This is a predicted structure of a 319-nucleotide part of an RNA (large-subunit ribosomal RNA, domain IV) from a Nanobdellati archaeon. Its Rfam family is "Archaeal large subunit ribosomal RNA". The coordinates come from a structure-prediction model, not an experiment, and the mean pLDDT is 83. Lineage of the source: Archaea > Nanobdellati.
Context: one part of a larger RNA
């Protein structure tokens, strides 16, 4: 040096990507808790106070023969220090995702990723749908639609718009189109071969279906300052993006702009908008909960200013 421990004067995050690491709080008793809420919570919120031993008279249940075992209660004492050592929550507040408990990359990741109760589509009447086998046979199942199976979404609230043109599935079908066998006709000594007719699912053809797979324009004009553009004109689609949200875990331009926060803000918070998200590959909000991301605040401290010191170990030097 380096690894483990512990102490510091003053200042107290100035440290850094970030208060990571430490520190500060800790346990039990009493005394009081806000917003907000799904009325449970949130709470150990926050915040105070109090604790050691002596020695005193009580009160309570059990025994009653002197007791035991809990409750407080008044006096006194000793020390910085009384949960005297160990055990033993720092705390508030905003915003973001994920509702929660669960789960996971044994060996770099514990999440917002997965699951998940709840919501919705399809399959399926039982010799059933799915699944596993060439088959026999077997699982679901000695179950029966409040069941089993496959999919997507993920508590709860409010809510989920238009487009069935294209794929996809589903359901009809006069008529077209459609393979072989059979039947006809031609060839052949038999045959092979050729041509014709019927004619199955399918397929054109019709509908239907988006919590299927998707998809949800573009120009030019117009209000008596300007600017805008309720309105009007045109091309144009299956329709042309509703509602809510929006500089966002989404915005390139970008450190948008405006106001809080600071002495200073590329953060963050509110708020504004433009061709940005966008509605079960959900959309918005939400109490609670989160070894999850961001921000700010009080405490609190060797992270820092800035170093010093002390212990214990191992590495270096020298004998």
């Nucleotide at each position: 040096a380096c690894c483990g421990g512990c102490c510091c004067a003053g200042g107290g995050a100035a440290c850094u990507c970030g208060g990571c690491a430490a520190a500060u709080u800790g346990g039990c008793c009493c005394c009081g808790u806000a917003a907000c809420u799904u009325c449970g919570g949130g709470a150990u919120a926050a915040g105070g106070g109090g604790u050691g031993c002596c020695u005193g008279a009580g009160g309570u249940a059990c025994a009653u023969u002197u007791g035991u075992a809990c409750c407080g209660c008044a006096g006194g004492u000793c020390g910085c220090a009384g949960u005297g050592a160990c055990a033993a929550g720092g705390g508030c507040g905003g915003g973001c995702g994920g509702a929660c408990u669960g789960u996971u990359u044994a060996u770099c990741a514990a999440a917002a990723a997965c699951a998940u109760a709840g919501u919705u589509c399809c399959c399926a009447g039982c010799g059933a749908g799915c699944c596993c086998g060439a088959a026999a046979g077997g699982g679901u199942u000695u179950g029966u639609a409040c069941u089993g199976g496959g999919g997507a979404u993920u508590a709860c609230g409010u809510c989920u718009g238009c487009c069935c043109a294209g794929u996809g599935c589903c359901g009809g079908u006069a008529u077209c189109u459609g393979a072989a066998c059979c039947c006809c006709c031609c060839a052949u000594u038999c045959a092979a071969g050729g041509g014709g007719a019927c004619u199955a699912a399918g397929g054109a053809c019709c509908g239907g279906u988006a919590a299927a797979c998707g998809g949800c324009g573009g120009g030019g004009g117009u209000a008596a300052c300007u600017c805008u553009g309720a309105c009007c004109c045109u091309c144009u689609u299956a329709a042309g993006g509703u509602a809510g949200c929006g500089u966002a875990a989404u915005g390139c331009c970008u450190u948008g702009c405006c106001g809080g926060u600071u002495a200073a803000a590329u953060g963050c918070c509110g708020g504004c908008u433009u061709u940005g998200c966008g509605a079960a590959c959900g959309a918005c909000g939400u109490a609670a909960c989160u070894a999850g991301c961001c921000c700010g605040u009080c405490a609190c401290u060797g992270u820092c200013c800035c170093g010093g010191g002390c212990c214990g170990g191992u590495g270096c030097c020298c004998c």